[in-house]
RNA sequence: GCCGGCGUAGCUCAGUUGAUAGAGCAGCUGACUUGUAAUCAGCAGGUCAACGGUUUGAGUCCGUUCACCGGCU
Numbered sequence: 001g002c003c004g005g006c007g008u009a010g011c012u013c014a015g016u017u018g019a020u021a022g023a024g025c026a027g028c029u030g031a032c033u034u035g036u037a038a039u040c041a042g043c044a045g046g047u048c049a050a051c052g053g054u055u056u057g058a059g060u061c062c063g064u065u066c067a068c069c070g071g072c073u
Base pairs, nucleotide, nucleotide: 001072002071003070004069005068007066010025011024012023013022019056027043028042029041030040031039049065050064051063052062053061
């Protein structure tokens, strides 16, 4: 230099057919317990890597850039 993959909550990941952004774990509160753990109920947490484009509507489609991983040279 060329090609491919990947980027979504603190972490691991869903969301592939464009139509209200989700789960588990972690966190907080409460119940239970003599207390802790476990269990149960609830709550909070997001500029979907960045910028632009298409569209009535983009996490999703298109372009460029950035970070990471792999292959080729």
Molecule: transfer RNA
Organism: Lentisphaeraceae bacterium